[in-house]
RNA sequence: GGGCCUGUAGUGUAAUGGUAACAUGCACCCUUGGCGUGGGUGAGACUCCGGGUUCAAUUCCCGGCGGGUCCA
Numbered sequence: 001g002g003g004c005c006u007g008u009a010g011u012g013u014a015a016u017g018g019u020a021a022c023a024u025g026c027a028c029c030c031u032u033g034g035c036g037u038g039g040g041u042g043a044g045a046c047u048c049c050g051g052g053u054u055c056a057a058u059u060c061c062c063g064g065c066g067g068g069u070c071c072a
C1' cells in the first nucleotide's frame, strides 16, 4: 500500500428495514443470626462519526476513524 471481516448498556453477545433484547456486572428489596447462594424490582446503549436511499435505518449504500485478519 491492497483485499476481507468487524464497531450496539461497564463487559460479552442478540436484534438484519417498523420505537433495541438477553446474560453478567451495578443499586434496592425478600430470604439468612451474618456472609454467600437463590428470588424479585429498577437504572443503564439516541447502536463509532458524517452523508445518501426510504414513510421509516442498528439493519441497505458511500466516505472517514478505530480494531482484527490475509497478501505484498
Base pairs, nucleotide, nucleotide: 001071002070003069004068005067006066007065010024011023012022013021018055026042027041028040029039030038048064049063050062051061052060

A computed fold for a 72-nucleotide RNA from an archaeon, annotated as transfer RNA. Rfam family: tRNA. About the family: Transfer RNA (tRNA) molecules are approximately 80 nucleotides in length. It is annotated as a transfer RNA. The sequence is in RNAcentral, with records from ENA and MGnify.